Source information: Lysine riboswitch aptamer from Firmicutes bacterium HGW-Firmicutes-12, 182 nucleotides, folded computationally. The prediction has a mean pLDDT of 78. The source organism's lineage runs through Bacteria, Bacillati and Bacillota.
[in-house]
């Protein structure tokens, strides 16, 4: 100088991740209340509770709210985050299921979009999983171009710009240290 492992620090991808407060739409012809009718049932199952002091359901009349979503500010970031499958523990009256949340093992995904099935949601939003073609960052290899490389002239040729193919984030680019090792 060029490698080989480890550790640390400091970046890049792009409608990049998530958190928090504002505003604003929908949720809503809703839940729910108050009347008139109605006449005996209500609930994911069951057990409990409600209910002739009127259920369910009609009709008028009043009428939210939460999770979710847009925009903007801010704030942490770049496995940012998410998630799927299984354990734990908590929530609502109890047991079970089903949702939420929180931890925990294991697996999965470089990103954002489209679009088709499936789930969750009031839902033509939106999340999730599956699968489709494509876009766009990185990194190998190979094909073409091309420059620096003492001077001229040929060849060659990193960085550079084009294109195919493929991998994956414990990656990738720079940089420091410590270790081998030649």
């Nucleotide at each position: 100088g060029a490698g080989u492992g480890g550790g640390g620090u400091a970046g890049a991808g792009g409608a990049g991740c998530a958190a928090a407060g504002a505003u604003u739409a929908a949720g809503a012809u809703u839940a729910u209340g108050c009347u008139a009718g109605g006449g005996a049932g209500u609930u994911u199952g069951g057990u409990a509770g409600c209910a002739a002091u009127g259920a369910a359901c009609u009709a008028g009349c009043a009428g939210a709210a939460a999770g979710g979503a847009a925009u903007c500010u801010u704030u942490g970031c770049c496995g940012a985050a998410g998630u799927g499958c299984g354990g734990c523990g908590a929530g609502g009256a109890c047991c079970a299921g089903a949702c939420u949340c929180g931890u925990u093992g294991c697996g999965c995904u470089g990103g954002g979009a489209c679009u088709g099935c499936a789930u969750u949601g009031a839902a033509g939003a939106a999340g999730u999983g599956c699968a489709g073609g494509a876009c766009u960052g990185u990194c190998a290899c190979c094909c073409g171009g091309g420059u620096a490389u003492a001077a001229g002239c040929c060849c060659a040729a990193a960085g550079c710009c084009g294109g195919g193919u493929g991998g994956a984030g414990a990656a990738c680019u720079a940089u420091c240290c410590c270790a081998c090792a030649g």